A computed fold for a 329-nucleotide RNA from a Pseudomonadota bacterium, annotated as Bacterial RNase P class A. It matches the Rfam family "Bacterial RNase P class A". From the family's description: Ribonuclease P (RNase P) is a ubiquitous endoribonuclease, found in archaea, bacteria and eukarya as well as chloroplasts and mitochondria. By type it is a ribozyme. Its mean pLDDT, the model's own confidence on a scale to 100, is 78. The gene name in the source record is rnpB. The RNAcentral record of the sequence draws on ENA. Lineage of the source: Bacteria > Pseudomonadati > Pseudomonadota.
[in-house]
RNA sequence: GAAGCAGACCAGACCGCCGCUGGUGCCGGAUCCGAAAGGUGGCACUGGAGGAAGGUCCGGACUGCACAGGGCGGCGUAGCAGCUAACGGCUGCCCACCGUGAGGUGAGGAUCAGAGCAACAGAGACGAGCCGGUUCAGUCCGGGUGAAACGGGCAAUCUCUACGCGCAGCAACACCAAAUAGGCACACAUUGACCUGGCCCGGGGAGUGUGCGGGUAGGUGGCACCGAGCCGGGUGAGCGAUCCCCGGCCCAGAUGAAUGGCGGUCACGGUCGCAAUGCCUUCGGGCGGCGCGGCUGCACAGAAUCCGGCCUAUCGGUCUGCUUCACAC
Numbered sequence: 001g002a003a004g005c006a007g008a009c010c011a012g013a014c015c016g017c018c019g020c021u022g023g024u025g026c027c028g029g030a031u032c033c034g035a036a037a038g039g040u041g042g043c044a045c046u047g048g049a050g051g052a053a054g055g056u057c058c059g060g061a062c063u064g065c066a067c068a069g070g071g072c073g074g075c076g077u078a079g080c081a082g083c084u085a086a087c088g089g090c091u092g093c094c095c096a097c098c099g100u101g102a103g104g105u106g107a108g109g110a111u112c113a114g115a116g117c118a119a120c121a122g123a124g125a126c127g128a129g130c131c132g133g134u135u136c137a138g139u140c141c142g143g144g145u146g147a148a149a150c151g152g153g154c155a156a157u158c159u160c161u162a163c164g165c166g167c168a169g170c171a172a173c174a175c176c177a178a179a180u181a182g183g184c185a186c187a188c189a190u191u192g193a194c195c196u197g198g199c200c201c202g203g204g205g206a207g208u209g210u211g212c213g214g215g216u217a218g219g220u221g222g223c224a225c226c227g228a229g230c231c232g233g234g235u236g237a238g239c240g241a242u243c244c245c246c247g248g249c250c251c252a253g254a255u256g257a258a259u260g261g262c263g264g265u266c267a268c269g270g271u272c273g274c275a276a277u278g279c280c281u282u283c284g285g286g287c288g289g290c291g292c293g294g295c296u297g298c299a300c301a302g303a304a305u306c307c308g309g310c311c312u313a314u315c316g317g318u319c320u321g322c323u324u325c326a327c328a329c
Base pairs, nucleotide, nucleotide: 001325002324003323004322005321006320007319008318009317010316012266013265014264015263016262017261018260020048021047022046023045024044025043026042027041032039033038050300054311055310057309058308059307060306061305062169063168064167065166074165075164076163077162078161079093080092081091082090083089094108095106096105097104098103109160110159114158115157116154117153126151130143131142132141133140173221174220175219176218183212184211185210186209187208188207194204195203196202229249230248231247232246233245234244236243237242268297269296270295271294272293273292274291278287279286280285
């Protein structure tokens, strides 16, 4: 210098203007909406997407189902040891395969329990028979083919073994709670309750009134969390995953679903034009590109109960360690 391997990280920055949304405080014992439950406005300060928020594949927290215990069935996992709340995840080591190598990949228990399976070729393909030679004796040896032949292989076929898993999921679940229609209780009611403008007459007239209860619409909580939390440090323990100690921090939260738009400056990428120093030249020019300017671009994607993983998508860029090859010393 070229080509690679492994790991970590960034995902434009700043300023101005206009907006959206959560929290806190004030206005305010206010106003408005609603039958109620409950919700709502203005101003100020302050918080406001990701490494995958994605797929919903695996594991957990949480909630309900009887207190989730036993059997059968079903599903999953599979070297050994460890990490972890848990896992099908991760780490270390062994083994097998791939790579010159750094490294990568692995569905890596059991075929002396049982069943099943094998194209073409071949006499014969899962079961011992068959053929040739040989022996006292199916006693021993060999058999063109084929991946496998007189014994085995495949468990990525069923099966067996060991271990794990109860089922459903925040549309879980809990609470508040209309109208309408059922239900229950009590009171009154053809000896006329009740309606007909307050009363009487007259007329109609079989239910009327009150209370309770469950469910629905609707609303609130769950739900923005002191936590498997985040950041920094420690010649802390350990090969490592991880754990421990110290200090600091409180960090999105909607529900037809906020996290945005415009302008400017700078940075970065692409492309076009001009183009310094330099190199080559057949003297026509060519190579190269410090730098300047124009245009343009900035990926994949977007929280929805939360968390740990896996997988998938991703313009471009930075750093660290290592490998192979070439050259120089």